[in-house]
RNA sequence: GCCCGGGUAGCUCAGCCUGGGAGAGCAUCCGGCUGAAGACCGGAGGGUCGUGGGUUCAAAUCCCACCCCGGGCA
Numbered sequence: 001g002c003c004c005g006g007g008u009a010g011c012u013c014a015g016c017c018u019g020g021g022a023g024a025g026c027a028u029c030c031g032g033c034u035g036a037a038g039a040c041c042g043g044a045g046g047g048u049c050g051u052g053g054g055u056u057c058a059a060a061u062c063c064c065a066c067c068c069c070g071g072g073c074a
Stems, first nucleotide, its partner, number of pairs: 001073007010026004020057001028044005050066005
């Protein structure tokens, strides 16, 4: 330098192909339960969807450039 995969909540990831509600588990907090704690049950908070631009009525999703991580080729 070229090619491939990945970047979404504090952590691990789904959602992208086929555009329209941003989600799950764990963690945290609150409540229930318990003598108390753990486990279990219910609930809540937490997101510039890597960055910038473009297309569109509408972009995590499509297009372009760039940044970061991992792998491969040279």
Molecule: transfer RNA
Organism: Thermoprotei archaeon